[in-house]
Overview: This is a predicted structure of a 521-nucleotide part of an RNA (small-subunit ribosomal RNA, 5' domain) from an uncultured prokaryote. Rfam family: Bacterial small subunit ribosomal RNA. For this family Rfam cites "Crystal structure of the ribosome at 5.5 A resolution" (Yusupov et al., Science, 2001). The prediction has a mean pLDDT of 86. The RNAcentral record of the full RNA draws on ENA.

Context: one part of a larger RNA
RNA sequence: UUGAACGCUGGCGGCAGGCCUAACACAUGCAAGUCGAGCGGUAACAGGGGUAGCUUGCUACCCGCUGACGAGCGGCGGACGGGUGAGUAACGCGUAGGAAUCUACCUAGUAGUGGGGGAUAGCCCAGAGAAAUUUGGAUUAAUACCGCAUACGCCGGGGAAAGCAGGGGAUCUUCGGACCUUGCGCUAUUGGAGAAGCCUGCGUCGGAUUAGCUAGUUGGUGGGGUAAAGGCCUACCAAGGCGACGAUCUGUAGCUGGUCUGAGAGGAUGAUCAGCCACACUGGAACUGAGACACGGUCCAGACUCCUACGGGAGGCAGCAGUGGGGAAUAUUGCACAAUGGAGGCAACCCUGAUCCAGCCAUACCGCGUGUGUGAAGAAGGCCUUAGGGUUGUAAAGCACUUUCAGUAGGGAGGAAAAGUAAGUAGUUAAUAACUGCUUACCCUGACGUUACCUACAGAAGAAGCACCGGCAAACUCCGUGCCAGCAGCCGCGGUAAUACGGAGGGUGCGAGCGUUAAUC
Numbered sequence: 001u002u003g004a005a006c007g008c009u010g011g012c013g014g015c016a017g018g019c020c021u022a023a024c025a026c027a028u029g030c031a032a033g034u035c036g037a038g039c040g041g042u043a044a045c046a047g048g049g050g051u052a053g054c055u056u057g058c059u060a061c062c063c064g065c066u067g068a069c070g071a072g073c074g075g076c077g078g079a080c081g082g083g084u085g086a087g088u089a090a091c092g093c094g095u096a097g098g099a100a101u102c103u104a105c106c107u108a109g110u111a112g113u114g115g116g117g118g119a120u121a122g123c124c125c126a127g128a129g130a131a132a133u134u135u136g137g138a139u140u141a142a143u144a145c146c147g148c149a150u151a152c153g154c155c156g157g158g159g160a161a162a163g164c165a166g167g168g169g170a171u172c173u174u175c176g177g178a179c180c181u182u183g184c185g186c187u188a189u190u191g192g193a194g195a196a197g198c199c200u201g202c203g204u205c206g207g208a209u210u211a212g213c214u215a216g217u218u219g220g221u222g223g224g225g226u227a228a229a230g231g232c233c234u235a236c237c238a239a240g241g242c243g244a245c246g247a248u249c250u251g252u253a254g255c256u257g258g259u260c261u262g263a264g265a266g267g268a269u270g271a272u273c274a275g276c277c278a279c280a281c282u283g284g285a286a287c288u289g290a291g292a293c294a295c296g297g298u299c300c301a302g303a304c305u306c307c308u309a310c311g312g313g314a315g316g317c318a319g320c321a322g323u324g325g326g327g328a329a330u331a332u333u334g335c336a337c338a339a340u341g342g343a344g345g346c347a348a349c350c351c352u353g354a355u356c357c358a359g360c361c362a363u364a365c366c367g368c369g370u371g372u373g374u375g376a377a378g379a380a381g382g383c384c385u386u387a388g389g390g391u392u393g394u395a396a397a398g399c400a401c402u403u404u405c406a407g408u409a410g411g412g413a414g415g416a417a418a419a420g421u422a423a424g425u426a427g428u429u430a431a432u433a434a435c436u437g438c439u440u441a442c443c444c445u446g447a448c449g450u451u452a453c454c455u456a457c458a459g460a461a462g463a464a465g466c467a468c469c470g471g472c473a474a475a476c477u478c479c480g481u482g483c484c485a486g487c488a489g490c491c492g493c494g495g496u497a498a499u500a501c502g503g504a505g506g507g508u509g510c511g512a513g514c515g516u517u518a519a520u521c
Stems, first nucleotide, its partner, number of pairs: 001519002004517005011368004016363001017361002019326001024324003028321003033076003038073002041069002045067003048063007083279003092204007101196001103194001106192008114148001116146002124137005152158001163184006171178002205251003212242003217239008254276004258269004281302005304315004332358001334357001336355001340354001341352002344349001371401004381392004405462001407457005415448001420442008465510005470491003476505005486493002
């Protein structure tokens, strides 16, 4: 000094930390959704309308008309965030550089956003299956899909796009809109920012009782492949490449900023927090995508668990809680999205076991309290005694005060800024609509929370232990025991006067802790 454990003891608060062992197996709940301003729609709820019945305000049915919205198509996100350290001695990490790359969302700019088509979920109908699931038919939409045009410097080749919402004075109108405008999108392209992939120098544990290792191996040429350099892959050619400056093999290990210690140099270490890497039941593989070879996606194989109508299916807590097991040992199946951050959305909002908080634990650190003053008849009791006394000891009692903290009651910040509504103003525009920015006013949002803090009340009232006392090393006597019982970190104590064992009185040290054990400097 510690992510500690154990023994005895235990008042309060603040602040941090909390499976180091079985990367063992997991019941249950939750942890990634969102968008109706992309689409066809309407299962449920609410409002409105219609029809019928009547008991005159109810019931039944119908209508997507409106708020909304189950399932579905489509978009974006599920590659972030969260966990763990098994593997890895490696360009994995750290540091300093490099060139042959890619980049969704964001940002600055340029140019466009024209005209067509065929399907398919859903819905409906008919089936199969215990279920998971699934087959056929008919029909339908899109910001889903496919051609064409144009753009893409030139030639050849290849080869884009999509709409939706708000508002509107003329003009046209089949009364749906066209058209204009604003915003959000979409396509192509050039930059930026941030992110990612790749290469290299140097550094990065032990073993030589591991001395030789290597055949895509080392290099070249042609070809392939990748976003990209490259034996990355392949055919041919050459015979190289690494190694006592430790190759190869083997053991151990995530690396770093840091942390602990130390005057430093060093040594040890890598919990929490932060950066990077790797992994997601075990092994393998690709698909989709800007990005994965993907923790809560897919497929195959394996082990294990579960369901089954025996034909066949389902699952993966090293997410947050929690359970069993292992262990000396490590917490609640809590609250909230109020704040911060993230995904989606024009927004309102919704989701978020990230996060913010609360609960448990003296696990660590820090602070406070358990009273203060006075009080000698030096009381009683205890212990010792040379029997006089000494000591416990101003300690107690008594007297006079105080009320921190805990308790009870009352008051009470800050964490809250936004969003929304209205008005004004500026921009945009044909426009005083709408939209966007700014200002002002109003309105309202807190899990924590019985918050922090403040005030009042009552009463010394509710709050001290642990280890040690032979030397090292601060602190001594009596009794018991008699090499016994026992102590012990080392030296060593104990065999009849033990300051060393056990008890007592007294003392010393630390104090809500004190000791012991383990580990490290």